[in-house]
RNA sequence: AGAGUUUGAUCCUGGCUCAGAUUGAACGCUGGCGGUAGGCCUAACACAUGCAAGUCGAACGGGAAGCCCGAUUUCGGUUGGGUGGAGAGUGGCGGACGGGUGAGUAACGCGUGGGAAUAUACCCAGUUCUAAGGAAUAGCCUCUGGAAACGGAGAGUAAUACCUUAUACGCCCUUCGGGGGAAUGAUUUAUCGGAAGAAAGAUUUAUCGCCAUCAGAUGGGCCCGCGUUGGAUUAGCUAGUUGGUGAGGUAAUGGCUCACCAAGGCUACGAUCUAUAGCUGGUCUGAGAGGAUGAUCAGCCACACUGGGACUGAGACACGGCCCAGACUCCUACGGGAGGCAGCAGUGGGGAAUAUUGGACAAUGGGCGCAAGCCUGAUCCAGCCAUGCCGCGUGAGUGAAGAAGGCCUUAGGGUUGUAAAGCUCUUUCGCCCGCGAGGAUGAUGACGGUAGCGGGAGAAGAAGCCCCGGCUAACUCCGUGCCAGCAGCCGCGGUAAGACGGAGGGGGCGAGCGUUGUUCGGAAUUACUGGGCGUAAAGGGCGCGUAGGCGGACUGGUCAGUUGGGGGUGAAAUCCCAGGGCUCAACCCUGGAACUGCCUCCAAUACUGCCAGUCUUGAGUCCGAGAGAGGUGAGUGGAAUUCCUAGUGUAGAGGUGAAAUUCGUAGAUAUUAGGAAGAAUACCAGUGGCGAAGGCGGCUCACUGGACCGGUACUGACGCUGAGGUGCGAAAGCGUGGGGAGCAAACAGGAUUAGAUACCCUGGUAGUCCACGCCGUAAACGAUGAGUGCUAGUUGUCAGGAAGCUUGCUUUUUGGUGACGCAGCUAACGCAUUAAGCACUCCGCCUGGGGAGUACGGUCGCAAGAUUAAAACUCAAAGGAAUUGACGGGGGCCCGCACAAGCGGUGGAGCAUGUGGUUUAAUUCGAAGCAACGCGCAGAACCUUACCAGCCCUUGACAUACCAAUCGCGGUUAGUGGAGACACUUUCCUUGGCUGGAUUGGAUACAGGUGCUGCAUGGCUGUCGUCAGCUCGUGUCGUGAGAUGUUGGGUUAAGUCCCGCAACGAGCGCAACCCUCAUCCUUAGUUGCCAUCAUUUAGUUGGGCACUCUAGGGAAACUGCCGGUGAUAAGCCGGAGGAAGGUGGGGAUGACGUCAAGUCCUCAUGGCCCUUAUGGGCUGGGCUACACACGUGCUACAAUGGCGAUGACAGAGGGCAGCCACUCCGCGAGGAGGAGCUAAUCCCUAAAAGUCGUCUCAGUUCGGAUUGUUCUCUGCAACUCGAGAGCAUGAAGUUGGAAUCGCUAGUAAUCGUGGAUCAGCAUGCCACGGUGAAUACGUUCCCGGGCCUUGUACACACCGCCCGUCACACCAUGGGAGUUGGUUUUACCCGACGCCGGUGCGCUAACCAGUUUACUGGAUGCAGCCAACCACGGUAGGGUCAGCGGCUGGGGUGAAGUCGUAACAAGGUAACCA
Repeated sequence: AGAGUUUGAUCCUGGCUCAGAUUGAACGCUGGCGGUAGGCCUAACACAUGCAAGUCGAACGGGAAGCCCGAUUUCGGUUGGGUGGAGAGUGGCGGACGGGUGAGUAACGCGUGGGAAUAUACCCAGUUCUAAGGAAUAGCCUCUGGAAACGGAGAGUAAUACCUUAUACGCCCUUCGGGGGAAUGAUUUAUCGGAAGAAAGAUUUAUCGCCAUCAGAUGGGCCCGCGUUGGAUUAGCUAGUUGGUGAGGUAAUGGCUCACCAAGGCUACGAUCUAUAGCUGGUCUGAGAGGAUGAUCAGCCACACUGGGACUGAGACACGGCCCAGACUCCUACGGGAGGCAGCAGUGGGGAAUAUUGGACAAUGGGCGCAAGCCUGAUCCAGCCAUGCCGCGUGAGUGAAGAAGGCCUUAGGGUUGUAAAGCUCUUUCGCCCGCGAGGAUGAUGACGGUAGCGGGAGAAGAAGCCCCGGCUAACUCCGUGCCAGCAGCCGCGGUAAGACGGAGGGGGCGAGCGUUGUUCGGAAUUACUGGGCGUAAAGGGCGCGUAGGCGGACUGGUCAGUUGGGGGUGAAAUCCCAGGGCUCAACCCUGGAACUGCCUCCAAUACUGCCAGUCUUGAGUCCGAGAGAGGUGAGUGGAAUUCCUAGUGUAGAGGUGAAAUUCGUAGAUAUUAGGAAGAAUACCAGUGGCGAAGGCGGCUCACUGGACCGGUACUGACGCUGAGGUGCGAAAGCGUGGGGAGCAAACAGGAUUAGAUACCCUGGUAGUCCACGCCGUAAACGAUGAGUGCUAGUUGUCAGGAAGCUUGCUUUUUGGUGACGCAGCUAACGCAUUAAGCACUCCGCCUGGGGAGUACGGUCGCAAGAUUAAAACUCAAAGGAAUUGACGGGGGCCCGCACAAGCGGUGGAGCAUGUGGUUUAAUUCGAAGCAACGCGCAGAACCUUACCAGCCCUUGACAUACCAAUCGCGGUUAGUGGAGACACUUUCCUUGGCUGGAUUGGAUACAGGUGCUGCAUGGCUGUCGUCAGCUCGUGUCGUGAGAUGUUGGGUUAAGUCCCGCAACGAGCGCAACCCUCAUCCUUAGUUGCCAUCAUUUAGUUGGGCACUCUAGGGAAACUGCCGGUGAUAAGCCGGAGGAAGGUGGGGAUGACGUCAAGUCCUCAUGGCCCUUAUGGGCUGGGCUACACACGUGCUACAAUGGCGAUGACAGAGGGCAGCCACUCCGCGAGGAGGAGCUAAUCCCUAAAAGUCGUCUCAGUUCGGAUUGUUCUCUGCAACUCGAGAGCAUGAAGUUGGAAUCGCUAGUAAUCGUGGAUCAGCAUGCCACGGUGAAUACGUUCCCGGGCCUUGUACACACCGCCCGUCACACCAUGGGAGUUGGUUUUACCCGACGCCGGUGCGCUAACCAGUUUACUGGAUGCAGCCAACCACGGUAGGGUCAGCGGCUGGGGUGAAGUCGUAACAAGGUAACCA
């Protein structure tokens, strides 16, 4: 620091995912040791048991047990004294600390910094006291109630408990000098009198206490500034509420409380409400800024079963105190009582999950005590747990026969691997034995015989987990076969899986390793640092304007912001740095730095703010001139449409792709004249004008808004933007009332169509128009907010101005509106002074796609609906721009027997042949649009043959290797059995070959397979297509995919050539080179030829090689020449010459690639499968079936013909198991003889169409199928199942529907000929020549192709993509009569405990008074009663949240359901918005 994932590829936007760190974790597998830290995150759920707060006899009255002494004794004991000090009580101090938890709390609760009106037990310093009296009471004793808890009555008693009196300071105001003298009462009108209120003693005589006061310290209480989560689908809240006066209350300020008065207070800088939450130091992460978090440690707060309350006290409204109410649990004699683990352990429960009912007060600290000491689950230790962090170990060295085994293998080897074994060593940790600390300043050690040290034995006791397709380090085999499974994302798995499972090997980490969850990071993916808004998500439809934000020039002042310096604070711990201590580290200690903050003081004054003054450039006013569909109202014109009336006139009109509905003989359409009505304003008209936008169009008038230009008189920053607010706002729609010509949703009819609720046509109502009122949305778009300044130009146009002159031009200037274009920007497209450039100010908006602009709630609306606006769930994309293709019922150019123009066919008939289908035991298999179908098959009676039935063989019909035996074997003749294979005999030849051979037998490796996979392959082939294309190097352009070149202008059959050009060259194709035909020359002259000479029936022979021909070599044609045209080019047109002329005709030759095209049945081959069979042999059958359908052909339908006669003219082939002359026989197929020829020699070989004659339009003298019969040939064999001949038979068929094929010249058509295969079998295939046409205007259309361009949502590429309903399954969600619960609130009722107030007939020790010796009265206090407040509870009604809910709405998801085809191309009606 990045990476993967949208695409065929690219760039961008954008989400998702990963690599890192982290953790109070959990789960899976595994587990040696130690140190150190941590350990209920869930039920603030309920708790058994034990412990967690006591202490003081130096405050007090007393004093048990035990012990000692004495007395007494019935020897049991009793009693006195002493000692002793338990338990309980009075009293003091402490139980407000320590420990736990985080429920509540959004708050002065916390953090930070300040403040004044306060109190503070114990502690410390100082000062002053500690006097005189008195009355009770618990314990104890007696009696007594109760089950218990707990009491009641009586007698008596002490104090550092309580009370009275004395004395002292203390009180209030204050200017800090001083001054005043309460209440109440009494006189009287300024004096008298003078309030309340301290103390405590103990003892061992040295101390400890007590009271008052002042000061300190400590820890508190209170107030204030600032900071402190989300929601506006919470916008208004508040009556003690806000303030004042007075009073009460408190330690103290204060509505804290009360009375009265006033009507305030809070809030868009977010009140109120609601949800969530203890806050902080810190912790985790991050480069930082931030984000997340608040376990352990530390500070603060809150709470202690739930709610309320006070008492005591220095301190509490009190975790282990009290009272009341409630829920729960327990005891009970049913009357009544008891309790509170969120202390430490522990239990149940909940949960994925969190420990021992341990030891000790030795240390540190706390309470009490003079002290000894006691108490202390605080604390210190130990136990459990890999929960984290840190450290150590599980051995080290050597060791190649590179062992064995495993795995792989191309079978050679490789790898595991120096790894092991073996040899030589060591002993950390653990184990055993011994010694043994520090923690303790004098004693005291739970930990603990611990840490540590020494010795001993022995490699001995100690390694796993995850991963290996990419991201991401690490690869093979086997199994599996879209199954089982994996998966963080992309994605793997459908028979060769590096992705599943196993194994071998490898990689990573290591006492751990993985998984899951959390947080931050990566994510600049909320952007302060540090993002965006034309088209990707995103500019409000447009103005005006409030708050707010921002704001021109100059001067002075101030110093709030700002900057510098000082001071205070920012707890400790943590982080960082340095040093130190545990062997190191983790950990711990010491010091420093830091804590980026807040407060305060001093200083500076540029900038911002504030105050004051001035200015004119921003803004505005004024004056003058011109432009304009700017707005509102009123009036008015012509053209057109429709309707009405009348005339002329007659059969149609109208409408369409074509029609029909419709109108018309009741007179339409057409035409003429007149009239009516409503709406809209042709031409002008223009990327012209005006307006903020929506929008505005005949003309005239009235009223009115704004902008611009010129002048420069005035004001003097008056400005910009603008959350809320308010106004305007197309069309459609709504309400009321008018109006209604045309047009026209809905609707009706006619067409179209498979359907057609559409497109087209005929009609037609709302509506469109007007007035008034609503609605408030549009693709309200420049998809571009407003304002200001700056930053090259060129050129149009609109409204003005200025200057110059040649008076209609030039130059210039302001404002508007366009086109192009530089810099710059942009992902690109593009924008570019009218910015999407460079900056500033303000507002609005965005944060993946879908769900959804939807639901709920609110607001608005008459409604329609608008506005504001989610979530669950689901996907890994959705998207922008550009690129290359492909495609288009897009465009342009061009080509092709592509169409057209022609000629002849197919499709109809019969037959042949192939295919489908059907049938069959089998009808072997393959080929499937073009590019399968007379194809593989250049030839199925057996064979072929792969198929079927049956019968046989099993190392095999064939190959190699081994062993044994034999010396044969082989060929050939005949016979027997059998269907045959086969088996058994047999004749002849020993000619042929070889012992490295052959045969037989055996066992095993193996053979064999036309079995599967052409979607595992090679090779070969088809096709686009003999189409003109397909690419590369370098350069250039582009961020890039890519482009350029290869496009353009011409031209060509051609990417053929020329020109131009950021291209220049090159390759594979094209062409040429090759073969053949056409002309000529030359060489050669047999088997060919014959002009001349001779000869013959005959080139027969001699002769010759001139000619033809043959087959070798050459020549020739190149737009070379001329003219025209074209850019003078390439070329084209015409001409000459020439056998041939513009590629002369034909052939061979097939670029990069496409179709997973075809072929495993030509061959080769991976993998799989069969192995007495899926191999091999044989006989017979089948491939030849036959209702039917299709393809390809043959023969015909006749007179351009049939038949008969005639007998002329080819080329190219083939021939020895052959071609066969010739002769004879047969009607013929053919047969019997038989010459020649291994071929320019002989044979096949007759060429046929042709010509002549006849037939005369008929199912015929056409046609020949079918059938009967007799034959021929081949062959082992013609039944299934060959070909041919003769005679007889004589079917369909009279030119073929829709549709469709071939052909452009020696071609079509027509006529014969030959060959391969082959025993025989051709209408097929391949080849050959004879005769020999017609037509092409042309490229609109059909098909195919090429180039350029355009659109695209396609890229498996239109046989593409894709939308919606319906049906089915699942999921989440809205509505829903209602129902259940929580929470909050209003009104009223009830009103426990407690406290304040009042009263207090009852009761009342201390003090006072009076009488007096026991009472009375007073004071004081208490019970009781009354009243206020108030918890719980109740009644009624609201708000809000959540659960459930028959039924219902849409939504999402789901390999192969239904219906259509809406969108993407002009998507076949352009699409889209309201």

Background: A computed fold for a 1474-nucleotide RNA from an uncultured prokaryote, annotated as small-subunit ribosomal RNA. The prediction has a mean pLDDT of 83. The RNAcentral record of the sequence draws on ENA. Rfam family: Bacterial small subunit ribosomal RNA. Gene Ontology terms of the family: structural constituent of ribosome and ribosome.